[in-house]
This record gives sequence, structure tokens and C1' cells, in this order.
RNA sequence: AGCAGCAGCUAGGGGUCCGUUCCGGAAUCGUCCGGCAACCGGUGAGAUAGUCCCUUAAUACCUGACACGGAUAAUGCCGCCGUAGGGAAGCUGGGAACUAGUUAU
Repeated sequence: AGCAGCAGCUAGGGGUCCGUUCCGGAAUCGUCCGGCAACCGGUGAGAUAGUCCCUUAAUACCUGACACGGAUAAUGCCGCCGUAGGGAAGCUGGGAACUAGUUAU
């Protein structure tokens, strides 16, 4: 001197689904139809929510995908695909190990 984790500033990117036992309606009453950005329940960081997540990338998210396997009341709920293809960054501070350089002995 370079560099990772890390912190800050500014700017930018992203998702929001499911419905059994939630709500409304109907019925030929072992159901059916509709709704949820109002309540309730499921997963999740987040379900229009915020002190949410992410910003160069094996982990934000999208596509493939109405894929495939499993589970569930049901669902991107789980797995696989997947080190796949796309995908939004600059600056400042700080800076271990390590590497390189210089000087001295």
C1' cells in the first nucleotide's frame, strides 16, 4: 500500500400467497359459491407489512413453471431444478489474516 467481514451516507431493486375450523351467501344439507388490502388461521424477514429483505451474486427477487417428487385443509408449504438463465452500486469510515513494497539492524 492492497484486500474480507463490519459500520455509515446517498441512490436503487423486490415480494405480498393460501383458506380447514375466518367472513358472507345458497342448498337437493356427509355440501356448494364467493371474499379476505376487515377479522381469524397457515408459511415466511416480510402476505400493502415495516425498525421488512436485497443491491454483482451458490441465499432479495424473477424466469423455466399450470415442470417433477413429497406433505397439507390449501398454497412456492417442503424438496428438486440450482454453482441454471436473468437480476438493482457508488462513495466514505474502519480494517484482521495474508500478500507486496520501502527503510533500519
Predicted 3D model of a 105-nucleotide RNA (TPP riboswitch aptamer (THI element)) from Nitrosospira briensis. Taxonomically the source falls in Nitrosospira (Bacteria, Pseudomonadati, Pseudomonadota, Nitrosomonadaceae). The RNAcentral record of the sequence draws on Rfam and Ribocentre. It matches the Rfam family "TPP riboswitch aptamer (THI element)". Rfam links the family to the GO term thiamine pyrophosphate binding. The coordinates come from a structure-prediction model, not an experiment, and the mean pLDDT is 76.